Small-subunit ribosomal RNA, 5' domain from an uncultured prokaryote, 473 nucleotides, folded computationally.
Model confidence (mean pLDDT): 89 of 100.
RNAcentral holds the full RNA, with entries from ENA.
It matches the Rfam family "Bacterial small subunit ribosomal RNA". Gene Ontology terms of the family: structural constituent of ribosome and ribosome.
Context: one part of a larger RNA
RNA sequence: GAACGAACGCUGGCGGCAGGCUUAACACAUGCAAGUCGAGCGCCCACUUCGGUGGGAGUGGCGAACGGGUGAGUAACGCGUGGGGACCUACCUUUCGGUACGGAACAACCUCGGGAAACCGUGGCUAAUACCGUAUACGCCCUUCGGGGGAAAGAUUUAUCGCCGAAGGAUGGGCCCGCGCCGGAUUAGCUUGUUGGUAGGGUAACGGCCUACCAAGGCUACGAUCUGUAGCUGGUCUGAGAGGAUGGUCAGCCACACUGGGACUGAGACACGGCCCAGACUCCUACGGGAGGCAGCAGUGGGGAAUAUUGGACAAUGGGCGCAAGCCUGAUCCAGCCAUGCCGCGUGAGUGAAGAAGGCCCUAGGGUUGUAAAGCUCUUUCACCCGUGAAGAUGAUGACGGUAGCGGGAGAAGAAGCCCCGGCUAACUCCGUGCCAGCAGCCGCGGUAAUACGGAGGGGGCUAGCGUUGUUC
Numbered sequence: 001g002a003a004c005g006a007a008c009g010c011u012g013g014c015g016g017c018a019g020g021c022u023u024a025a026c027a028c029a030u031g032c033a034a035g036u037c038g039a040g041c042g043c044c045c046a047c048u049u050c051g052g053u054g055g056g057a058g059u060g061g062c063g064a065a066c067g068g069g070u071g072a073g074u075a076a077c078g079c080g081u082g083g084g085g086a087c088c089u090a091c092c093u094u095u096c097g098g099u100a101c102g103g104a105a106c107a108a109c110c111u112c113g114g115g116a117a118a119c120c121g122u123g124g125c126u127a128a129u130a131c132c133g134u135a136u137a138c139g140c141c142c143u144u145c146g147g148g149g150g151a152a153a154g155a156u157u158u159a160u161c162g163c164c165g166a167a168g169g170a171u172g173g174g175c176c177c178g179c180g181c182c183g184g185a186u187u188a189g190c191u192u193g194u195u196g197g198u199a200g201g202g203u204a205a206c207g208g209c210c211u212a213c214c215a216a217g218g219c220u221a222c223g224a225u226c227u228g229u230a231g232c233u234g235g236u237c238u239g240a241g242a243g244g245a246u247g248g249u250c251a252g253c254c255a256c257a258c259u260g261g262g263a264c265u266g267a268g269a270c271a272c273g274g275c276c277c278a279g280a281c282u283c284c285u286a287c288g289g290g291a292g293g294c295a296g297c298a299g300u301g302g303g304g305a306a307u308a309u310u311g312g313a314c315a316a317u318g319g320g321c322g323c324a325a326g327c328c329u330g331a332u333c334c335a336g337c338c339a340u341g342c343c344g345c346g347u348g349a350g351u352g353a354a355g356a357a358g359g360c361c362c363u364a365g366g367g368u369u370g371u372a373a374a375g376c377u378c379u380u381u382c383a384c385c386c387g388u389g390a391a392g393a394u395g396a397u398g399a400c401g402g403u404a405g406c407g408g409g410a411g412a413a414g415a416a417g418c419c420c421c422g423g424c425u426a427a428c429u430c431c432g433u434g435c436c437a438g439c440a441g442c443c444g445c446g447g448u449a450a451u452a453c454g455g456a457g458g459g460g461g462c463u464a465g466c467g468u469u470g471u472u473c
Stems, first nucleotide, its partner, number of pairs: 001473004006469005013345006019338002021303001026301003030298003035062003040059002043056005069256003078181007087173002092169008100134004109124002112121003140149003154161003182228003189219003194216008231253004235246004258279005281292004309335001311334003317331001318329004348378004358369004382414001384409005392400001417462005422443003428457005438445002
């Protein structure tokens, strides 16, 4: 000098754009954040013009594995980059083929019962795109090549939407490898599923991934092991560059969801707002037993130098469901708060010498503040008042918002501070003080004339900011 997710002190007019718990991955009151489909199905309720309409729980389907948060853990194929081949992929898309015949249940509902509650149990009835069997099988899977195995679902407004099998595409993902990725040797040896083989199991898939048996290997001063620290990257800051530092916002990947463990469902999870177990904590309880998980958006307490509203809307973009109408969406789009940052603008312009008054200094002549003020002549950006009023919306629909913009009006009117002035370093005098009070980034100032302390006048610098502190280059 530059930079910052900054903080603190003094000060503070407006707008645009951005940013805003870096600390306790501390604990959380309350509300909301994932639903949707009656064009799969039965039932119940309300209204009814008797045509229907609306609602409810349940069953079933799809979604809830996305989107959103956080950075605890992780020094690792975790990330980056370049490759590999033994894999899966709902919805979408292309092509081929099929969609036949039956059956038994379980919710809801009714009944009885248990419980404070959460909820649970007995008996009975019932539908389906829920479940099961049979048939069929172009292609599919297994095969000892003889053969064996395996599917479907219907709905309606009659035009469609679906369903099943197979092959391909697209998208998304799983796995493996080369290379690269912080410090410590005051960590020198580490390892027994360890290293490899055979056989088997397991997986979508390769593999000590797992098991049995066999062999005795494998890694390491080119730093194994241990330990400390840390999410990684695109990037960001600085720098002429090389490099150094850093990883907040945005984007990609990873990991996590009270702590630890586990599986279930599913195309996909070992699943933030799912389940089970254990633990800590909080709450309810009739003491028998139950409920919960903000590192989602707001918000609260706490910690801290420090970081915002318990706001509006689905209008746009996007997502889920639905044929659709539409519903949901704290994603998102907006608004609110904060000079936190960057950028822009304003706080007036011209004229005005009796160089007024006042202040300060003085050699008492004067000098300076200073065209500065007043006065005169103008202008009206921004703010204010009145009116008008968008684009964003391909046809409808606008939260923002009566916003931005535009027209008119009034009036210099509402709008300047902060730091510094010994040298480095730009800017000097007077008074007070008297090694005191104090200053200070370094050198150093102050003990009676202090340009260095405090005040004043004057001056210098930056300016809605200016200084200080912290950190990086």